[in-house]
Model confidence (mean pLDDT): 82 of 100. A computed fold for a 524-nucleotide part of an RNA from Seonamhaeicola maritimus, annotated as small-subunit ribosomal RNA, 5' domain. It matches the Rfam family "Bacterial small subunit ribosomal RNA". Gene Ontology terms of the family: structural constituent of ribosome and ribosome. It was read from a public genome assembly.

Context: one part of a larger RNA
RNA sequence: GGAUGAACGCUAGCGGCAGGCUUAACACAUGCAAGUCGAGGGGUAACAGAGAGAGCUUGCUCUUUGCUGACGACCGGCGCACGGGUGCGUAACGCGUAUACAAUCUGCCUUACACUGGGGGAUAGCCUUUGGAAACGAAGAUUAAUACCCCAUAGUAUGAUUACUUGGCAUCGAGUUAUCAUUAAAGGUUACGGUGUAAGAUGAGUAUGCGUCCUAUUAGCUUGUUGGUGUGGUAACGGCACACCAAGGCAACGAUAGGUAGGGGCCCUGAGAGGGGGAUCCCCCACACUGGUACUGAGACACGGACCAGACUCCUACGGGAGGCAGCAGUGAGGAAUAUUGGACAAUGGAGGCAACUCUGAUCCAGCCAUGCCGCGUGCAGGAAGACUGCCCUAUGGGUUGUAAACUGCUUUUGUACGGGAAGAAACACUCCUACGUGUAGGAGCUUGACGGUACCGUAAGAAUAAGCAUCGGCUAACUCCGUGCCAGCAGCCGCGGUAAUACGGAGGAUGCAAGCGUUAUCC
Numbered sequence: 001g002g003a004u005g006a007a008c009g010c011u012a013g014c015g016g017c018a019g020g021c022u023u024a025a026c027a028c029a030u031g032c033a034a035g036u037c038g039a040g041g042g043g044u045a046a047c048a049g050a051g052a053g054a055g056c057u058u059g060c061u062c063u064u065u066g067c068u069g070a071c072g073a074c075c076g077g078c079g080c081a082c083g084g085g086u087g088c089g090u091a092a093c094g095c096g097u098a099u100a101c102a103a104u105c106u107g108c109c110u111u112a113c114a115c116u117g118g119g120g121g122a123u124a125g126c127c128u129u130u131g132g133a134a135a136c137g138a139a140g141a142u143u144a145a146u147a148c149c150c151c152a153u154a155g156u157a158u159g160a161u162u163a164c165u166u167g168g169c170a171u172c173g174a175g176u177u178a179u180c181a182u183u184a185a186a187g188g189u190u191a192c193g194g195u196g197u198a199a200g201a202u203g204a205g206u207a208u209g210c211g212u213c214c215u216a217u218u219a220g221c222u223u224g225u226u227g228g229u230g231u232g233g234u235a236a237c238g239g240c241a242c243a244c245c246a247a248g249g250c251a252a253c254g255a256u257a258g259g260u261a262g263g264g265g266c267c268c269u270g271a272g273a274g275g276g277g278g279a280u281c282c283c284c285c286a287c288a289c290u291g292g293u294a295c296u297g298a299g300a301c302a303c304g305g306a307c308c309a310g311a312c313u314c315c316u317a318c319g320g321g322a323g324g325c326a327g328c329a330g331u332g333a334g335g336a337a338u339a340u341u342g343g344a345c346a347a348u349g350g351a352g353g354c355a356a357c358u359c360u361g362a363u364c365c366a367g368c369c370a371u372g373c374c375g376c377g378u379g380c381a382g383g384a385a386g387a388c389u390g391c392c393c394u395a396u397g398g399g400u401u402g403u404a405a406a407c408u409g410c411u412u413u414u415g416u417a418c419g420g421g422a423a424g425a426a427a428c429a430c431u432c433c434u435a436c437g438u439g440u441a442g443g444a445g446c447u448u449g450a451c452g453g454u455a456c457c458g459u460a461a462g463a464a465u466a467a468g469c470a471u472c473g474g475c476u477a478a479c480u481c482c483g484u485g486c487c488a489g490c491a492g493c494c495g496c497g498g499u500a501a502u503a504c505g506g507a508g509g510a511u512g513c514a515a516g517c518g519u520u521a522u523c524c
Base pairs, nucleotide, nucleotide: 001524002523003522004521006520007519008518009517010516013376014375015374016373017372018371019369020368021334026332027331028330030329031328032327035078036077037076040075041074043071044070047069048068049067050065051064052063053062054061055060056059085287086286087285094212095211096210097209098208099207100206101205104204105203109200110199111198112197113196114195115194116193117151118150119149120148127140128139129138130137131136157182158181159180160179161178163176164175165174166173167172187192213259214258215257220250221249222248225247226246227245228244229243230242231241232240262284263283264282265281266277267276268275269274289310290309291308292307293306312323313322314321315320340366342365343364344363348362349360350359351358352357379410380409381408382407390400391399392398416460417459418458419457420456424451430445431444432443433442434441435440436439468513469512470511471510472509473494474493475492479508480507481506482505483504489496490495
């Protein structure tokens, strides 16, 4: 000199953009953060409408019908493995980069082909009885499905056997033919599905080369350890696991051990080489009170799922139960220190759904904070008898503050008042038209805004609403007076102060920056 997720002190007008618990992965009150589908099903608890019947107060009341719109709970499907948070652990194929899988899987999506036949038994819900303070159940009867099960059928699928063709990169692979064994739900009606196979895309898994902190005051480490055979297991190869056999494997080019740490893109600095860092944004990884485990599923060993154990908190009728903010806000504690218990799904994206739509603390916005960067303003021009005041000098004159002020003229960013007022929006749905033909494509019309009466524009009046902080001995821009007298104090370094202090404290003046200025901390 540059920089920062900064803090503290003094001060403070506005706008835009960005940023905002670095510490206790400490503990959490409350609300919200993941639902959706009635075009899968039994249906009808509630609401609205409609129909029927009865009573007659002749337009009201009561009863009833899932008939329609819709719809609580239940069965079922998909989602809940994403999105969001944090950086505990991890020195590792964790990450980065480049490859390989002839050793693999992949729901939803796209393309192509084929099929979607016949049966069966339950079970929730509803109802009855009943246990419990509650959480939550138990028994009985009864019922449906795109829930579950059985049989049949197919193939380019899998396994076994025969024969043939062919390729590669060693272990080997690919294709053809014949036989045997193994699936699938229907109509709610014109499209959404379901099953099987192949390919694509996407996502994931595994392996390898190279790169990736400190300590040698850590020198030896290892027995599933290194390899082989076989079996089991996996989507898949493999000591992944197990039985047997062999005695290997790593290491001063630093094994093992200990400490520290998420990694990268990037960020800061520097001419570069380097040095330091890993907040915000993007990619990957890991974690979800602590430890362990599996289930379901295409995918989890699962943040707002399950089970067990532990610590902690809460309810209790004492028998037993409930819970997990490192999601968004918010609270306590810790700390020098870090924000609202806000709005909207209008846009983008996601889940479900034919769609309308519903959900979405993702996201988009708004609020607070000078935390940073950038921009703007606090007026402009004229104005000397160079006033008064203050300070300094003194020859009693003068100098400085100082065009500074007053005053005159002008302007009106921002602010104030009033009025107007966006873009962000294109869609979906609905209506019409055109092409083709029965649902697609295109066109036209209509509608949709949280922000927000915001941005922006116009009008009105008026200099009106707006400057501080540090420094002035040298480094280093800027000097005098008074007070003090090695005291009080200053100080980044040198140093200053003991009676003339440009260094302390105050004043006048000056200098530098400026809605900021200084100080501290940390990095180069």
NCBI's taxonomy places the organism under Bacteria, Bacteroidota, Flavobacteriales, Flavobacteriaceae, Seonamhaeicola.